[in-house]
Context: one part of a larger RNA
RNA sequence: CGCAUGAUAUUUGAGAAGAUCUUUCCCUAGUACGAGAGGACCGGGAUGGACGAACCUAUGGUGCACCAGUUGUUCCGCCAGGGGCAUUGCUGGGUAGCUACGUUCGGCAAGGAUAACCACUGAAAGCAUCUAAGUGGGAAGCCUACUUCAAGAUUAGAUAUCACUUACGUGUAAUGCGUAACUGAAGGCUCGUUGAAGACUACAACGUUGAUAGGUCGGGUGUGGAAGUGUGGCAACACAUGGAGCUAACCGAUACUAAUAAGCCGUGCGG
Numbered sequence: 001c002g003c004a005u006g007a008u009a010u011u012u013g014a015g016a017a018g019a020u021c022u023u024u025c026c027c028u029a030g031u032a033c034g035a036g037a038g039g040a041c042c043g044g045g046a047u048g049g050a051c052g053a054a055c056c057u058a059u060g061g062u063g064c065a066c067c068a069g070u071u072g073u074u075c076c077g078c079c080a081g082g083g084g085c086a087u088u089g090c091u092g093g094g095u096a097g098c099u100a101c102g103u104u105c106g107g108c109a110a111g112g113a114u115a116a117c118c119a120c121u122g123a124a125a126g127c128a129u130c131u132a133a134g135u136g137g138g139a140a141g142c143c144u145a146c147u148u149c150a151a152g153a154u155u156a157g158a159u160a161u162c163a164c165u166u167a168c169g170u171g172u173a174a175u176g177c178g179u180a181a182c183u184g185a186a187g188g189c190u191c192g193u194u195g196a197a198g199a200c201u202a203c204a205a206c207g208u209u210g211a212u213a214g215g216u217c218g219g220g221u222g223u224g225g226a227a228g229u230g231u232g233g234c235a236a237c238a239c240a241u242g243g244a245g246c247u248a249a250c251c252g253a254u255a256c257u258a259a260u261a262a263g264c265c266g267u268g269c270g271g
Base pairs, nucleotide, nucleotide: 001152005163006162007161008160009159010158011157015149016148017147018146021049022048024046025045026044027043033038051106052105053104054103055102059100060099061098062097066093067092068091069090070089071086072085073084074083075082076081110144111143112142117137118136119135120134164270165181166180167179168178169177170176182268187265188264189263190262191207192206193205194204195203212258213257214256215254216253217252218251219250222246223245228241229240230239231238232237
């Protein structure tokens, strides 16, 4: 821009893409078959591999915003306690998120038309013949079926709902055109607070009729026993107070802070 008014939702599916894999074992059955050795079709079940998707409860990884230990040095006047720098100084753990080495799931089943091929009936050609008329079976392949996208499918689809003016004049094949006044709808955008959404954009949530983010409070999780004080010890240190103190991204609650206010687009019943 189009889809002959504008808008908000929900959809149909022409078409497109993806997937389509397979081992081993058990039962049927040591049956059919076979002198024996051996050893099935059909059917049913289990278990792996590779591939793929989703996810993070558990197992692991990461986790430069969490906790602790520790070396050197410097600063806070000193002690104690801390801050800075040294690859995040180094080391041991670790929440959320993201992840695989982890967890769960997938390929099924079924139908249709067929290939090679196997057949029925059957003439040409009194026989024979699957074929000439007619009919049936038959594959991991084809079309469906399964998953996803999908009406720019210009053949532009469907359904539901929402919204929108009067007066005067004039005129066309027709939408109209002119003047005056009013109106500016439904809806959308900007803007702001944000996000398991994201390069930007987009998408999604919210904007006081409010839990959108921060803060605060409560909980969880992690770390692992804070500071201060007391006791014991010459001291290093240990013990008690006390599962202590601190605790990011997690789960809730709560308007304390910020989403205020406002502007813009879109018109007026539609060939």